The RNA shown here (Bacterial RNase P class A) has 404 nucleotides and comes from a Lujinxingiaceae bacterium. The organism belongs to Lujinxingiaceae, within Bacteria. It matches the Rfam family "Bacterial RNase P class A". The family's RNA type in Rfam is ribozyme.
[in-house]
RNA sequence: CGGCUUUGUGGGAUGGUCGCCGGUCUGCCCGGGCUUUAAACGGCAAAGGCAGGCGGGAGGAAAGUCCGGGCAUCACAGGGUAAGGGUGGUCGGUAACGCCGACCGGGGGUAACCCCAGGGAAAGUGCCACAGAAAACAGACCGCCAGGCUACGGCUCGGUAAGGGUGAAAAGGCGAGGUAAGAGCUCACCGGGACGGCGGUGACGUCGUCCGUCAUGGUAAACCCCACCCGAUGCAAGGUAAACAGAGGUCGAGACGUCGCUUGUCGGCGGCUCCGAGGUACCCGCCUCGCUGAUCUCAGGUAACCGCUUGAGCCCACUGGCAACAGUGGGCCUAGAUGAAUGGCCAUUGUCGCGCGUUGCAAGAUGCGCGAAACAGAACCCGGCUUAUCAGCAAAACCGAUCA
Numbered sequence: 001c002g003g004c005u006u007u008g009u010g011g012g013a014u015g016g017u018c019g020c021c022g023g024u025c026u027g028c029c030c031g032g033g034c035u036u037u038a039a040a041c042g043g044c045a046a047a048g049g050c051a052g053g054c055g056g057g058a059g060g061a062a063a064g065u066c067c068g069g070g071c072a073u074c075a076c077a078g079g080g081u082a083a084g085g086g087u088g089g090u091c092g093g094u095a096a097c098g099c100c101g102a103c104c105g106g107g108g109g110u111a112a113c114c115c116c117a118g119g120g121a122a123a124g125u126g127c128c129a130c131a132g133a134a135a136a137c138a139g140a141c142c143g144c145c146a147g148g149c150u151a152c153g154g155c156u157c158g159g160u161a162a163g164g165g166u167g168a169a170a171a172g173g174c175g176a177g178g179u180a181a182g183a184g185c186u187c188a189c190c191g192g193g194a195c196g197g198c199g200g201u202g203a204c205g206u207c208g209u210c211c212g213u214c215a216u217g218g219u220a221a222a223c224c225c226c227a228c229c230c231g232a233u234g235c236a237a238g239g240u241a242a243a244c245a246g247a248g249g250u251c252g253a254g255a256c257g258u259c260g261c262u263u264g265u266c267g268g269c270g271g272c273u274c275c276g277a278g279g280u281a282c283c284c285g286c287c288u289c290g291c292u293g294a295u296c297u298c299a300g301g302u303a304a305c306c307g308c309u310u311g312a313g314c315c316c317a318c319u320g321g322c323a324a325c326a327g328u329g330g331g332c333c334u335a336g337a338u339g340a341a342u343g344g345c346c347a348u349u350g351u352c353g354c355g356c357g358u359u360g361c362a363a364g365a366u367g368c369g370c371g372a373a374a375c376a377g378a379a380c381c382c383g384g385c386u387u388a389u390c391a392g393c394a395a396a397a398c399c400g401a402u403c404a
Stems, first nucleotide, its partner, number of pairs: 001400003005396005010390001012349007020057002023054007033044003059375001063386002066384005071234004078284004084230005089103005104118001105116004119225002124223002126219003141164002143160003147156003172190002175187003191214001192211008238306003246298006252274003256270005261264001275290005313332008351372009
């Protein structure tokens, strides 16, 4: 210098002007309510309105709503069984995860690096298209070899998985011996299996011995088996207040104890037993309710306030760790709308591209003009993943070439 890989980062800046949303302060208007009083005048004053001042106002994905949580309601979210769903190398990180990091194994790449839905196929069942003779009880289409026949072209019968052919896949690979031809038939090496030793927290690695009866094709994002995880709903959660117009349905028994006076076939209270309803399948535990309040249905009616933004928060430094991340210290407060604000215009300027000049051997520097800037829009809040997207910038690693 060229190529390639990975990671990080930004999503223009300043000013003016006209608007929008919400906050705060000041002034004015209005005034629920409180207070004083016999009543009022008066005093205090929430919410609201207007004007002015001050400061704030979208994202890296706010998106898809795909995972994991917080929070809220279902009384609790407890144990077991079953169903359903999910996850799947190991060890860590984390509030948690299907996320992240490091490592292991397999595959790709010269390498940096990238990819893996990466438990089990000797528990069982199923499936393996097309092609092919044969697709899992192996198998003889061509070829090779032995016997028989022959009209010498071949035919027939058996052996053979070494060769050809088909296929994604053909029952270990390769060489030698052996044989009629062949074959783990025999042997060496490689691969595979079993057992043991050593190393590692572990996935796993490595070494040794034995095994040729080497027993086991693939497929589990097919059923299935194993291990682990999962209650439901979703801020339209839920709460307060207001408004309107209400109507209807449903809602236990038993004995006991105690109290009452109206002494009864009474009423109240209390626990107990059984029953019923609810708690998203069933069982167990437990809880609530079973008549003045609950609950359901129909009808009617409302959109005000809270929840709402301080939170597993953000930034910086140090320490520990290979890293994900954690700890300590310091600093900061950073949208809260509800038909839904966060915008328009102008000027200057930064970035990039193109053209024309000036300068320079070149790289470059500089002036003028023109052009470009995407995807997209918070809605209870966080952690991830995925998808969309512009002009770039920075760092590290690798490969190649050249120079010293």